[in-house]
Context: one part of a larger RNA
RNA sequence: CGUCAGAAACCUGAGGAAACCUGUCCCUAGUACGAGAGGACCGGGACGGACGAACCUCUGGUACACCAGUUGUCCCACCAGGGGCACCGCUGGAUAGCCACGUUCGGACAGGAUAACCGCUGAAAGCAUCUAAGCGGGAAACCCCCUCCAAGACCAGGCUUCUCACCCAACACGUGGGAUAAGGCCCCCCGCAGAACACGGGAUCAAUAGACCAGACCUACACACGCAGCAAUGCGCCCAGGGAACUGGCACUAACCGGC
Numbered sequence: 001c002g003u004c005a006g007a008a009a010c011c012u013g014a015g016g017a018a019a020c021c022u023g024u025c026c027c028u029a030g031u032a033c034g035a036g037a038g039g040a041c042c043g044g045g046a047c048g049g050a051c052g053a054a055c056c057u058c059u060g061g062u063a064c065a066c067c068a069g070u071u072g073u074c075c076c077a078c079c080a081g082g083g084g085c086a087c088c089g090c091u092g093g094a095u096a097g098c099c100a101c102g103u104u105c106g107g108a109c110a111g112g113a114u115a116a117c118c119g120c121u122g123a124a125a126g127c128a129u130c131u132a133a134g135c136g137g138g139a140a141a142c143c144c145c146c147u148c149c150a151a152g153a154c155c156a157g158g159c160u161u162c163u164c165a166c167c168c169a170a171c172a173c174g175u176g177g178g179a180u181a182a183g184g185c186c187c188c189c190c191g192c193a194g195a196a197c198a199c200g201g202g203a204u205c206a207a208u209a210g211a212c213c214a215g216a217c218c219u220a221c222a223c224a225c226g227c228a229g230c231a232a233u234g235c236g237c238c239c240a241g242g243g244a245a246c247u248g249g250c251a252c253u254a255a256c257c258g259g260c
Base pairs, nucleotide, nucleotide: 001152005163006162007161008160010158011157015149016148017147021049022048023047024046025045026044027043033038051106052105053104054103055102059100060099061098062097066093067092068091069090070089071086072085073084074083075082076081111143112142117137118136119135120134166178167177168176169175184260185259186258188202189201190200191199208254209253210252212249213248214247215246217243218242219241225236226235227234228233
């Protein structure tokens, strides 16, 4: 921009994409078969491998503005307590998120038409013949079935709901300008959505983000003080102190004022 007024929501599915794997064991059954050795078809079940998708309950990774320990050095005048730098200085842990080494699930079943092939009926050719007329069976391949995208599918689809069809100019349909409705957008606060855009949420009739409070969770027992010890240090106060992503509460801060 189009889809022949403008919108909002929900669909249909032309078409396209994706997927398509396979093993071992058990039962049937030591049956059919076979002198024996051996050992099934058909049918049913269990457990796997590789591959794929989703997810984070568990397990395990990661963690550069979380917690603790610790070395050297500089600084905060000194002690104490802290801060900077040294690969995040090093080391031990670690929530959310993102992940796999983790968890769950998937390939199915059924149908259609067939290939090789197997048949029925059956002439040409009194026989025979699956074929010439006709009719069946038959594969991971084909078409469907399952999943995803999908009406720019220009034959531009459907259903429901909402709103408008006002003014001016010259006017034959129509054209130009303007103002609006439903609705949408910008601006603004955000997101586990994201390169920009888009998408989703919120915008005071508000819990969207931050702060704060409570809880969860992580770290591991703070500082000061007291006691013991010459001291290093230990113990008590103290399951303390500190803290990110999570949950709830609460309008304190910011979602204002506005515009198209």
Background:
The part of an RNA shown here (large-subunit ribosomal RNA, domain VI) has 260 nucleotides and comes from Candidatus Nitrosacidicoccus tergens. Its Rfam family is "Bacterial large subunit ribosomal RNA". RNAcentral holds the full RNA, with entries from ENA.